[in-house]
RNA sequence: UGAUAGUGGCGAAAGGGUGCGUAACACGUGGGCAAUUUACCGUAGAGUUCGGAACAACCUGCCGAAAGGUAGGCUAAUACCGAAUGUUAUCACUGGGAGGCAUCUCCUUGGGAUCAAAGGUGGGGAUCUUCGGACCUGCCGUUCUAUGAUAAGCCCGCGGCCUAUCAGCUUGUUGGUGAGGUAACGGCUCACCAAGGCUAAGACGGGUAGCCGGUCUGAGAGGAUGAUCGGCCACACUGGAACUGAGACACGGUCCAGACACCUACGGGUGGCAGCAGUCGAGAAUCAUUCACAAUGGGCGAAAGCCUGAUGGUGCGACGCCGCGUGGGGGAUGAAGGGUUUCGGCUCGUAAACCCCUGUCAUCUGUGAGCAAACCUUUUGGUUUUAUACUCCAAAAGUUGAUAGUAGCAGAAGAGGAAGGGACGGCUAACUCUGUGCCAGCAGCCGCGGUAAUACAGAGGUCCCAAGCGUUGUUCGGAUUCACUGGGCGUAAAGGGUGCGUAGGCGGCAUGGAAAGUUUGGUGUGAAAGCUCCGGGCUCAACCCGGAAAUUGCACUGAAUACUACCAAGCUAGAGGAUUGGAAGGGAGACUGGAAUUCUUGGUGUAGCAGUGAAAUGCGUAGAUAUCAAGAGGAACAUCAGUGGCGAAGGCGAGUCUCUGGACAAUUCCUGACGCUGAGGCACGAAGGCUAGGGGAGCAAACAGGAUUAGAUACCCUGGUAGUCCUAGCAGUAAACGGUGCGCACUUACUGUGGGCGGAUUCGACCCCGUCCGUGGUGGAGCUAACGCGUUAAGUGCGCCGCCUGGGGAGUACGGUCGCAAGAUUAAAACUCAAAGAAAUUGACGGGGGCCUGCACAAGCGGUGGAGUAUGUGGCUUAAUUCGAUUCAACGCGAAGAACCUUACCUGGGUUUGACAUGUGUCUCUAAGUCUGUGAAAGCAGGCGAGUCUUCGGACAAUUCACACAGGUGCUGCAUGGCUGUCGUCAGCUCGUGUCGUGAGAUGUUGGGUUAAGUCCCGCAACGAGCGCAACCCCUAUGUUCUGUUGCCACUCCCCCUAGCGGGGGAAGCACUCUGGACAGACUGCCUCGUCUUAACGAGGAGGAAGGUGGGGAUGACGUCAAGUCAGUAUGGCCCUUACGCCCAGGGCUGCACACGUACUACAAUGCUUGGUACAAAGGGUCGCUAAGCCGCGAGGUGGAGCUAAUCCCAGAAAACCAAGCCCAGUUCGGAUUGUAGUCUGCAACUCGACUACAUGAAGCCGGAAUCGCUAGUAAUGGCGCAUCAGCUACGGCGCCGUGAAUACGUUCCCAGGCCUUGUACACACCGCCCGUCACAUCAUGAAAGCCGGUUGUACCCGAAGUCACUGUGUUAACCGCAAGGAGACAGGUGCCGAAGGUAUGGCUGGUGAUUGGGAUGAAGUCGGAACAAGGUA
Repeated sequence: UGAUAGUGGCGAAAGGGUGCGUAACACGUGGGCAAUUUACCGUAGAGUUCGGAACAACCUGCCGAAAGGUAGGCUAAUACCGAAUGUUAUCACUGGGAGGCAUCUCCUUGGGAUCAAAGGUGGGGAUCUUCGGACCUGCCGUUCUAUGAUAAGCCCGCGGCCUAUCAGCUUGUUGGUGAGGUAACGGCUCACCAAGGCUAAGACGGGUAGCCGGUCUGAGAGGAUGAUCGGCCACACUGGAACUGAGACACGGUCCAGACACCUACGGGUGGCAGCAGUCGAGAAUCAUUCACAAUGGGCGAAAGCCUGAUGGUGCGACGCCGCGUGGGGGAUGAAGGGUUUCGGCUCGUAAACCCCUGUCAUCUGUGAGCAAACCUUUUGGUUUUAUACUCCAAAAGUUGAUAGUAGCAGAAGAGGAAGGGACGGCUAACUCUGUGCCAGCAGCCGCGGUAAUACAGAGGUCCCAAGCGUUGUUCGGAUUCACUGGGCGUAAAGGGUGCGUAGGCGGCAUGGAAAGUUUGGUGUGAAAGCUCCGGGCUCAACCCGGAAAUUGCACUGAAUACUACCAAGCUAGAGGAUUGGAAGGGAGACUGGAAUUCUUGGUGUAGCAGUGAAAUGCGUAGAUAUCAAGAGGAACAUCAGUGGCGAAGGCGAGUCUCUGGACAAUUCCUGACGCUGAGGCACGAAGGCUAGGGGAGCAAACAGGAUUAGAUACCCUGGUAGUCCUAGCAGUAAACGGUGCGCACUUACUGUGGGCGGAUUCGACCCCGUCCGUGGUGGAGCUAACGCGUUAAGUGCGCCGCCUGGGGAGUACGGUCGCAAGAUUAAAACUCAAAGAAAUUGACGGGGGCCUGCACAAGCGGUGGAGUAUGUGGCUUAAUUCGAUUCAACGCGAAGAACCUUACCUGGGUUUGACAUGUGUCUCUAAGUCUGUGAAAGCAGGCGAGUCUUCGGACAAUUCACACAGGUGCUGCAUGGCUGUCGUCAGCUCGUGUCGUGAGAUGUUGGGUUAAGUCCCGCAACGAGCGCAACCCCUAUGUUCUGUUGCCACUCCCCCUAGCGGGGGAAGCACUCUGGACAGACUGCCUCGUCUUAACGAGGAGGAAGGUGGGGAUGACGUCAAGUCAGUAUGGCCCUUACGCCCAGGGCUGCACACGUACUACAAUGCUUGGUACAAAGGGUCGCUAAGCCGCGAGGUGGAGCUAAUCCCAGAAAACCAAGCCCAGUUCGGAUUGUAGUCUGCAACUCGACUACAUGAAGCCGGAAUCGCUAGUAAUGGCGCAUCAGCUACGGCGCCGUGAAUACGUUCCCAGGCCUUGUACACACCGCCCGUCACAUCAUGAAAGCCGGUUGUACCCGAAGUCACUGUGUUAACCGCAAGGAGACAGGUGCCGAAGGUAUGGCUGGUGAUUGGGAUGAAGUCGGAACAAGGUA
């Protein structure tokens, strides 16, 4: 000198972390301490004198595994101890002064008592010296005191969470006296005394939570929050305790207990990351075991300096904010490719390619900062000093960078390295294709998806953001949806059942005072940061710096005094009292009354009574009901009686008396604000219910019986007990409703009624006028979502109370209170839904109403349903029985005609560019036609066979092969067009403008009449218009005119036949009939009446062929039924493509235990059979109708005239009429079925045709329940024709003519429809909606014998550490003492308190629990049918 350990000083109580606890003077804000402390620092004053004894380190020994301990010895100090001095300080006393805030405080005089200290270091000239120094002068330290600053402690006002399902809490508790204790006040602690203290302005308890500046949001007021930064608090493994110190009851100190972990030689020890990094665990989730003290700051130090995971940096993380880039310009064959397509195109898209540029960021190379100024060292100057020492100040030089070779700057190269995420149905900017097919999936809400998905998935495109974008979670907003700003309560959620009244809130007129609220000025404070504004610094920004403003608050103080509160003394308009008066079902008690029901007794009297939709149960011959008389008993009080009266409400109704409450009017005499409201509280409080005792006529839950019914634990009926009544209690609820709290004031009107008073008038009243109180109606402004309210407000204001905040769960559970019980009151949550609700609108519907219409009913006629047959359908069967149509509005329907064909079905045989179309290429001499073989045919194989045009080149047609394509009666009528049915030929459906309404909407279109009609008229806030109605069109009924053959034949003529009448033919003619063109006619035009309206219209009449749309047809509004049809055709999409296409043969569509629909024929005498005889219309006809004649019993055959049709044919109409027979029967009815023989069509009549003849001769004797058609040339009945068609199943369909009725009182009922109105919980619209039990599944929750935790109270036990108190016989260097010893201290002991622990017993709270209760939810379960309409019993 350096290092290390020790002694000593200071620090370690700061800085850093976390938010467990705490609802508290913890925090915020403002005050107080006259009740306090404060190390280091500043200022000021006064000191720093003289002594003493030890203990570490160190050395030696011993114990222990270790941690560590122990004994002996040596030693220093600013460590420790004693003495002196005492400026001051403290204490008591004394004199004076000042002030305040109650106790009191401060200044000052005097004397008294007590109390202090330590040295270290630098320089030095004179003087002294024992040469050590003294001494002088600095600096640092130290002692006492005062003061400042800083920091802390204590106290107080005010402020800020939830819960009353926590309402009473408290014994050191509240206060006093005294003592102790503290830095300090104080029950802070103790002894004694008193019995206080807190609480609805929320005590006590429970839950949750660190508080604030601020942050997020919001226009604000608010709401939510308390990361980072800053202030305060609390904590440091858990609990307790003290020590040291200026400061701690101490994060990296001590002691004890406990849990955990580690070491151990098992004896014993050690530890505490909520410091910085890091590890593990948990978790959806949160970083580096980095660099530096260079800066800022802290500690120590005289300083150098040391320490500092504070701090400054870097790293990691798109976690946030900010900035920048990923290129810019040009570029249209709008390339390729993708997507889409209406196949033309469009789009990605100037996008790319390509050309020309630029160079940020990143990369590479070079250069290269600021944050640094100090301290310190050296030198110089100044100051100070005795001094050129030292201190201090100034200047110069030197020294210090973790970040970092980073930022920045310069250069180089090259568009080179750099774009994603979400969304695209609406909200919400952005659309298409494909796939999928209520699947897969989406979804914030509404909702998408079941074969055309802008909603799923993929793709293309588009939109929005962008180094991010979406999702999830959270907070505020929107939300005036807890409403202070800024809401409501008649019906949407919401007025307490009613009154009295406590606290509280609010309160009339005028005067004075004071100044609490209030207003205003000033002062202090409201930390900084943040926000805002201004300015500045990093290239900008984020970020940072400076300034201002703001901090809406609190406190003190000055002023004002209108208002509010307060004090004093007044007033009378509010309120109350007094006097007088009338009204009233106001209340309580007592007494009395008549009518009626029932019962009892007696009389008369006889077979029923009673009851219902109809009945039955019931009563009655033992005499009911009915009737007369008497009696008993209970309950209720008809008429009067009235949106009339009274009462707070509930409620109150016979009469009289007694007691009693209130309101009203008049008088204006008294009091003098005495008032209003009213949380809690108290009282009253219908019906029903409960307790005890009475009473009990009628009525009547339960119950019984009878009915009804599918059932009927109901509705109806017969009985009937509680109860209903009285007395005394309980209960305390109602749609306790005006669904409307109480009080006061104000605001246009009209009109009733109850009770007073006044005026006028009168003899007196009534009427009338005015006024006050009550009770009603209508309506204005205003209000209201509307409905409505409207001086009795739901209007306009004020005061006070109660209540509401989506529906369900639920007025429920648990807990509390009350109750005898029933139960009442207070009152949640989980879970679940996207609604629940109000008012009004339009429809639809009603076992609501009114009006009206229709073969709807009724009145009639004839049918169906029974039989047989035909035909269609279902079902069954089948290889197939092709498909469609299914209430009316499918079922003789598509089908106006299935033996093959048709034909779509089945079986089998074939075929593949196809049976058919277009195009391209190719091939060949093939085509058409004809022949042969095979075959069931189709087809296959083969032979013959030269078509059309030509400009002569060829082209077309055809064949073969190939490709595009054809083809599909395959699916979807719920993708469609078109067409059709139906309501319905019903009278409706709408629009423009205007008006009304917030609106949906209304009005018009409703009303009074009228009509077939929304037809017309009148009225009317409507005026007009459109589609429908009607008319215009066709047929028919009458007439006129024209036409005149094939129609007609009256008149005239001729011929023939006939006895005659008459018939036939011809000519002439167009009169008549007729044909078919034109026109006329009918319009309520005329008359009378309804009728007063002039009207519309109706009734009747005249005239007329026809009369009131003459009869019939065609014609079908807006719409409804996802009605029918993809199989008529068309058509999107999907599906098949050697087959789901095409061809062919055979079969099937005709199948038969059965059921239904529609028809025909019948059952017979108004008929049938036979014979005779008369009169149509409308149609059809040349691949046709077919005459005459002949044949056949007949179907038919033969025949062939005539007719392309007013000419000829089909074609004799039939019923009717005349005559005869039948004689009531399964027949002379009826004709099925079957046999035989035939005819016709056709390639072909077996399956499977029609007809004819003969024979056969079934059921059926008029049809149950039920049901259909028809109102006049209709029903009924008779025949004729036509389409389809070779033929026919036709008895069907469409037409034609003949004969030809009955009935309609009327609209109650059934059905359908129209208009108006009403109710509605329906709107897919009553075939609607919807309730409950049961069964199943899932979820949450209550109860439950218990079981297991958490937390906390009380009592007791044990009692560590430790403070305190007592003790201290043991130990003891400093002081006293000569010594003995003493003082003091310590060990030890005892006591109080005391953590953890234990025992016992309570409270609160959580989990779990067999079983059990209800609740919620869930496409298609069961049973009923409660509600919505009069919901079928309001």

A computed fold for a 1434-nucleotide RNA from a metagenome, annotated as small-subunit ribosomal RNA. The RNAcentral record of the sequence draws on SILVA. It matches the Rfam family "Bacterial small subunit ribosomal RNA". Gene Ontology terms of the family: ribosome and structural constituent of ribosome.